Predicted 3D model of a 346-nucleotide part of an RNA (small-subunit ribosomal RNA, central domain) from a metagenome. It matches the Rfam family "Bacterial small subunit ribosomal RNA". Gene Ontology terms of the family: ribosome and structural constituent of ribosome. The prediction has a mean pLDDT of 87.
Context: one part of a larger RNA
RNA sequence: UUGGGUUUAAAGGGUGCGUAGGCGGGUUUGUAAGUCAGUGGUGAAAGCCUUCAGCUUAACUGGAGAAUUGCCAUUGAUACUGCAGACCUUGAAUUCGGUUGAAGUGGGCGGAAUGUGUGGUGUAGCGGUGAAAUGCAUAGAUAUCACACAGAACACCAAUUGCGAAGGCAGCUCACUAAGCCGAUAUUGACGCUGAGGCACGAAAGCGUGGGGAGCGAACAGGAUUAGAUACCCUGGUAGUCCACGCUGUAAACGAUGAUAACUCGCUGUUGGCGAUACACAGUCAGCGGCCUAGCGAAAGCGUUAAGUUAUCCACCUGGGGAGUACGAUCGCAAGGUUGAAACUC
Numbered sequence: 001u002u003g004g005g006u007u008u009a010a011a012g013g014g015u016g017c018g019u020a021g022g023c024g025g026g027u028u029u030g031u032a033a034g035u036c037a038g039u040g041g042u043g044a045a046a047g048c049c050u051u052c053a054g055c056u057u058a059a060c061u062g063g064a065g066a067a068u069u070g071c072c073a074u075u076g077a078u079a080c081u082g083c084a085g086a087c088c089u090u091g092a093a094u095u096c097g098g099u100u101g102a103a104g105u106g107g108g109c110g111g112a113a114u115g116u117g118u119g120g121u122g123u124a125g126c127g128g129u130g131a132a133a134u135g136c137a138u139a140g141a142u143a144u145c146a147c148a149c150a151g152a153a154c155a156c157c158a159a160u161u162g163c164g165a166a167g168g169c170a171g172c173u174c175a176c177u178a179a180g181c182c183g184a185u186a187u188u189g190a191c192g193c194u195g196a197g198g199c200a201c202g203a204a205a206g207c208g209u210g211g212g213g214a215g216c217g218a219a220c221a222g223g224a225u226u227a228g229a230u231a232c233c234c235u236g237g238u239a240g241u242c243c244a245c246g247c248u249g250u251a252a253a254c255g256a257u258g259a260u261a262a263c264u265c266g267c268u269g270u271u272g273g274c275g276a277u278a279c280a281c282a283g284u285c286a287g288c289g290g291c292c293u294a295g296c297g298a299a300a301g302c303g304u305u306a307a308g309u310u311a312u313c314c315a316c317c318u319g320g321g322g323a324g325u326a327c328g329a330u331c332g333c334a335a336g337g338u339u340g341a342a343a344c345u346c
């Protein structure tokens, strides 16, 4: 390389949009590039292969054939693919009418809790732990009441629920923005799928500038524990956590399962719609779950939300360590990211 694979053995890109490329629904006409058939030319000789012959045989040598799977030209075929034209509606999109949600951005508002301040009541402890101590407290703490201020997060509802491409999203409300689903079938008429590069988004931590800082809390300090204790436990506590703008671009970014389309038994729960009304009923479309048939799988298990049966496109894997390291390139303010070896060794 071929072949084989990628839930857990090595292996699905963090996610989307999309360029090139690859692939692409139904009918029909033309063309004949791919494709198929015939013919001609060429495809040196030797060698290989087949057969015959010559040296006593063989090796060796000679004759003939085949092969040379290719290329060029030409004459035809037209099922499939391509190209060009015409048409179609089931893929796709649009329209109309409903409907759903913690989808996003910005603003306003709210109560509980916590902390602090001021004032009142009140007196000797509070706090903390396995037990303690550090700590706080007669300069009046803890507790309790009133008022004020601050920042952050939104108990119950709450769910195997919902929404979003993923990351993720939860008090209430307003404005703006986006999306899905259902029904009608009105419009366009293949406008589609995938997607190397590219672009955008991307938790937490971290970085830059300026704010903010209640609680929590890396670092740090002290108290314990211990043989020691640079920890686990306790008392404090800085960065950070929060906001605005910019950067970083990584995660067990997980369903450890790429996207799209088709096909293949059922039962059951639930969310949103439809069937005028009624969960009475059984049905249907789109989601989210549980159990299982066939089938698959090394097994665990998966099983119409496939890991089953197929098709197209992309990404990735090829023994362990060395190593996601070195070097180079590139991105970044830095931290570092991306790409990514070898020697050697088992």
Stems, first nucleotide, its partner, number of pairs: 004317003007300002012314001014201004021194003025088007033081002035077008049065006091191001092188003095184006103177007110154001114150008125136002162169002206247006215241002220236004258313006266291009295302002319346003328339004